[in-house]
RNA sequence: UCGUGCUAGAUGGGGAGCUAGCGGUGCCCUGUACCCGCAACCCGCUACAGCGGGGUCGAAUCACCUCUCCCGGCCAGACUUCUUGGGACUACCAUCGCUAAGCGGCGUCGAAGAUCGGGUCCGGCGCGGCAGGAAUGUGCCCAACCCCGCCAGGUUCGGAAGAAAGCAACGGUCAGCACUCCUUUCCUGGGUGUUGUCGGGUUGCCUGGUUGGAGCUGGCUGACGAUGGCAAGCUGGGCGGUUCUGGUCAAAAGAGGGUGCACGA
Repeated sequence: UCGUGCUAGAUGGGGAGCUAGCGGUGCCCUGUACCCGCAACCCGCUACAGCGGGGUCGAAUCACCUCUCCCGGCCAGACUUCUUGGGACUACCAUCGCUAAGCGGCGUCGAAGAUCGGGUCCGGCGCGGCAGGAAUGUGCCCAACCCCGCCAGGUUCGGAAGAAAGCAACGGUCAGCACUCCUUUCCUGGGUGUUGUCGGGUUGCCUGGUUGGAGCUGGCUGACGAUGGCAAGCUGGGCGGUUCUGGUCAAAAGAGGGUGCACGA
């Protein structure tokens, strides 16, 4: 090196999922690869990690290891459609505050500021007014008698002259009633007053005088801040999409490497 017979081994692999893990059934990729039985309300097993039975190939085109390339899956990110929330930030809208850069208004016919008065505020007293009450004023008066004056008639006493008491009427009055503030006075009260006076208080406002000598104001725009609104940007979540990016596993294909025993030539 060749031949024969064996043995290890092979007789598809991979991804996600499931699982403590491994493999399978089911899904997907690759692409053609012995047969039968079992299994998602799962099945079998335990790092030599499907089990049971039968068949074929067999030390290399085929089994094993490494590398290259990469179908495909998965994970993360980026971008993005739609949808559902939020209201921190940006923009926008409304209101308020503040500022005083621009415009406007007031101001040398005198601004701000300073100072001295008065008013507005409170209390006492006076005056006026208003309201209530009392007295006074006017009128009525029926007080049957128990009020007054005068007392007809009538009554009583008396021989008479005359005297006495006394009802009604009339006049008056007490009480009462009514009217009016037309007279005057007094008392009481007040969210009473272009009112007088005395005292207190204030620096808010108005107003006058003096001083001072250029600012004052904030209507509009702008700057800043606060609150509220809106939801375009922004931001949280969800179903998807992408000739995007990174990672991980990786079929098929390609390249390389090493590989058992016996006998004979």